[in-house]
This record gives sequence, structure tokens and C1' cells, in this order.
RNA sequence: CAAUGUCGUUAGGGGUGCUAAGCCUUUGGCUUGGCUGAGAUUAUACCCUAUGAACCUGAUAUGUAUAAUAACAGCGCAGGGAAACGGUAGUGUUUUUUG
Repeated sequence: CAAUGUCGUUAGGGGUGCUAAGCCUUUGGCUUGGCUGAGAUUAUACCCUAUGAACCUGAUAUGUAUAAUAACAGCGCAGGGAAACGGUAGUGUUUUUUG
């Protein structure tokens, strides 16, 4: 000097599904449970911020499961997508000094 990991500060981005029962003003809504998950509607939360799979499009898609659902898998070196600073640890490179 460079990038990386991690921590912190401030700023920003994102998602919130499926289903059983009950109730109601019954094309639906609300309440209490169940499933997966970091997070399932507000949580002073959780995750992510360019080496970006947080999240969106593709997708009312494809395959496998399930009571059901991005529940899992591929799709995906596909296309998009929100930021800066400081501390610290080791790593790499260069320079100087000493032995």
C1' cells in the first nucleotide's frame, strides 16, 4: 500500500407464505393453533448492501415431496438489485534499517 475476515457508527434495501378450527357484515375478513425458515405483518425485530441468492423478474413455470405452500431441488458463470466511514486480526506486495 492492497484486498479479505470480523466488530462498530450512521444511512439504505427487502420479505412477511401455506393450512385446520372458530367467529363475522360470508366473492372475503378476523382470532387462536399447526408446517418450514434468520425472519411468516411492524417485530426498537430478522436478513442484506456490489466478491451483492437479502430480495425481485422468469413463474398462474419444471421435477420431487406434503394436509398445504419456494417445503426441497434445479432454473442461476440468466437478467436486475440498496453504502460509506472507522477500529481490529491475520495474509500478500513494495521500500528502508539492522544482523
Predicted 3D model of a 99-nucleotide RNA (TPP riboswitch aptamer (THI element)). The coordinates come from a structure-prediction model, not an experiment, and the mean pLDDT is 77. It matches the Rfam family "TPP riboswitch aptamer (THI element)". Rfam's curators write: Vitamin B(1) in its active form thiamin pyrophosphate (TPP) is an essential coenzyme that is synthesised by coupling of pyrimidine and thiazole moieties in bacteria. The sequence was found by an Rfam model in a public genome assembly.